The RNA shown here (transfer RNA) has 74 nucleotides and comes from a Candidatus Methanofastidiosia archaeon. Its mean pLDDT, the model's own confidence on a scale to 100, is 81. Rfam family: tRNA. The family's RNA type in Rfam is transfer RNA. RNAcentral holds the sequence, with entries from ENA.
[in-house]
RNA sequence: GGGCUUUUAGCUCAGUUGGCUAGAGCGCCUGCCUUGCAAGCAGGAGGUCACGAGUUCGACUCUCGUAAGGUCCA
Numbered sequence: 001g002g003g004c005u006u007u008u009a010g011c012u013c014a015g016u017u018g019g020c021u022a023g024a025g026c027g028c029c030u031g032c033c034u035u036g037c038a039a040g041c042a043g044g045a046g047g048u049c050a051c052g053a054g055u056u057c058g059a060c061u062c063u064c065g066u067a068a069g070g071u072c073c074a
Stems, first nucleotide, its partner, number of pairs: 001073007010026004019057001028044005050066005
């Protein structure tokens, strides 16, 4: 330098031929329970879907560019 691939919540990850309001587990907060803690039960907060632009009535999803990580080739 080139090819492929990944980027979604604090962490690990789902999310299909573009369509109602973006989700799960763990973690975090509050309450119940307990002498107290843990576990359990109930509720809750947290996201510019890496960034920018384009296509479209409509984009996490398609196209282009940029950045970062992984991998292969030179």